[in-house]
Context: one part of a larger RNA
RNA sequence: AUUGAACGCUGGCGGUAGGCUUAACACAUGCAAGUCGAGCGGAAACGAUGGUAGCUUGCUACUAGGCGUCGAGCGGCGGACGGGUGAGUAACGCGUAGGAACCUACCCGAUAGUUGGGGAUAGCCCGGAGAAAUCCGGAUUAAUACCGAAUAAUCUCUACGGAGGAAAGGGGGCUUCGGGGGGCUUCGGCUCUCGCUAUUGGAUGGGCCUGCGUCGGAUUAGCUAGUUGGUGAGGUAAGAGCUCACCAAGGCGACGAUCCGUAGCUGUUCUGAGAGGAUGAUCAGCCACACUGGGACUGAGACACGGCCCAGACUCCUACGGGAGGCAGCAGUGGGGAAUAUUGGACAAUGGGGGCAACCCUGAUCCAGCCAUACCGCGUGUGUGAAGAAGGCCUUCGGGUUGUAAAGCACUUUCAGCAGGGAGGAAAAGUUAGUCGUUAAUAUCGGCUAACCCUGACGUUACCUACAGAAGAAGCACGGAGUAAUUCAGUGCCAGCAGCCGCGGUAAUACUGAAGGUGCAAGCGUUAAUC
Numbered sequence: 001a002u003u004g005a006a007c008g009c010u011g012g013c014g015g016u017a018g019g020c021u022u023a024a025c026a027c028a029u030g031c032a033a034g035u036c037g038a039g040c041g042g043a044a045a046c047g048a049u050g051g052u053a054g055c056u057u058g059c060u061a062c063u064a065g066g067c068g069u070c071g072a073g074c075g076g077c078g079g080a081c082g083g084g085u086g087a088g089u090a091a092c093g094c095g096u097a098g099g100a101a102c103c104u105a106c107c108c109g110a111u112a113g114u115u116g117g118g119g120a121u122a123g124c125c126c127g128g129a130g131a132a133a134u135c136c137g138g139a140u141u142a143a144u145a146c147c148g149a150a151u152a153a154u155c156u157c158u159a160c161g162g163a164g165g166a167a168a169g170g171g172g173g174c175u176u177c178g179g180g181g182g183g184c185u186u187c188g189g190c191u192c193u194c195g196c197u198a199u200u201g202g203a204u205g206g207g208c209c210u211g212c213g214u215c216g217g218a219u220u221a222g223c224u225a226g227u228u229g230g231u232g233a234g235g236u237a238a239g240a241g242c243u244c245a246c247c248a249a250g251g252c253g254a255c256g257a258u259c260c261g262u263a264g265c266u267g268u269u270c271u272g273a274g275a276g277g278a279u280g281a282u283c284a285g286c287c288a289c290a291c292u293g294g295g296a297c298u299g300a301g302a303c304a305c306g307g308c309c310c311a312g313a314c315u316c317c318u319a320c321g322g323g324a325g326g327c328a329g330c331a332g333u334g335g336g337g338a339a340u341a342u343u344g345g346a347c348a349a350u351g352g353g354g355g356c357a358a359c360c361c362u363g364a365u366c367c368a369g370c371c372a373u374a375c376c377g378c379g380u381g382u383g384u385g386a387a388g389a390a391g392g393c394c395u396u397c398g399g400g401u402u403g404u405a406a407a408g409c410a411c412u413u414u415c416a417g418c419a420g421g422g423a424g425g426a427a428a429a430g431u432u433a434g435u436c437g438u439u440a441a442u443a444u445c446g447g448c449u450a451a452c453c454c455u456g457a458c459g460u461u462a463c464c465u466a467c468a469g470a471a472g473a474a475g476c477a478c479g480g481a482g483u484a485a486u487u488c489a490g491u492g493c494c495a496g497c498a499g500c501c502g503c504g505g506u507a508a509u510a511c512u513g514a515a516g517g518u519g520c521a522a523g524c525g526u527u528a529a530u531c
Stems, first nucleotide, its partner, number of pairs: 001530003005527005012378006018371002020336001025334003029331003034077003039074002042070002046068002049064007084289003093214007102206002107202008115149001117147002125138005155164003169194006177188002215261003222252003227249008264286004269278003291312005314325004342368001344367003350364001351362004381411004391402004415472001417467001419465003425458001430452008475520004480501001486515005496503002
């Protein structure tokens, strides 16, 4: 000088940050990942509408239809992000500089296509088993679910002859066009839009390989059989002993292999003139993990924190047959500990997921609460005031000191209090209108402009103004030396102090108390730790 600190005494306000360093110990409860009805069949609930009945004459019951909507279900996208923790890891894990044999949903650009069929299955219904979790059978139904057919290259494979190889529809509008005319509805047609399929380029993200760097121990000196290399095969998105068969006998090591211990790494942070030493909380990048161990499935992506299966420990339910669970998400509880916070508010902003959108979800996030934990700022009054008051302490008894300090007089009102006013965070987003483009079109969609009304958790916001009254606001450590600051009383090698030297045995500036003094100040000291 510093700290994620703790402890003791004390404590007015605000701003900004930080807050389980220990048991990767166990967890009650709530919430933390959903969304889409513009993919689908539908209708459990609620509302509106129609009908019937009852009567209390506007309510109840029943019923119809799917209008608003929507439980459960099929389907799509997202649950691989975001959030947590640092157990493991001394390693291509991280840092840095390179490399070639790869993948990449959504997004952007380009080219071409989106034709025509089929069979099922949830749900619903019926029946059965079970305490429950749940399971089984039957009948029936839809799709942007599933499966063929067709077509297809700048795609894939190829023995260069050829072979393989896709899709899905939904929504809005128009009706000049077709079904004799008019109305309505349906199918078509046209058009806009969101999708779908194939290929390709990009962007983004990721996988793999290599050089160099990356703690301590030699009281660890030898280690290694898929081990090192080759051939062939398999495998992967992709190179490779990655795996396998065969062949060879290699490979690493005092420039420290192997083994043991410790440890997430980095940007940074602290200190220091620097070199260096220490460090890795918060914030950011990477990695690893998700009760312990193992495994794969799905998928563009996982071997998946709030998914699945198996084993184990633990906890819970049970009708004893069998089941359920995983806070190292946010709060919170017990335990451990010197020690670390609320079972709060809101999606208003920023961002994320879904959706055409409205919107829904979001303990990410933004805010609030608690804590002097740290840093910064402000205040606890200002001026005047000598009878140098009283009281205290000291005294050589004259006085000195506390001390302009107080009182008194004159002012001010920051902050806190109370009352009123009041930005910005919202020029976003939404709705409507106009115009331009798209179009057959005044639909739709997109761009621009304008108008309108609405949306703020924080919030009794920041800030401003008024009011009242010095009013509500100072402690802690130290005084022998180093080291700024001394006297008296008590004690008498006792009681005690002390970081070091050392104080105390009858005048103790070193113990205890008082008065006065010094230093810092909403803090001051102590302890721990680093330089």
Small-subunit ribosomal RNA, 5' domain from an uncultured prokaryote, 531 nucleotides, folded computationally. The RNAcentral record of the full RNA draws on ENA. The prediction has a mean pLDDT of 84.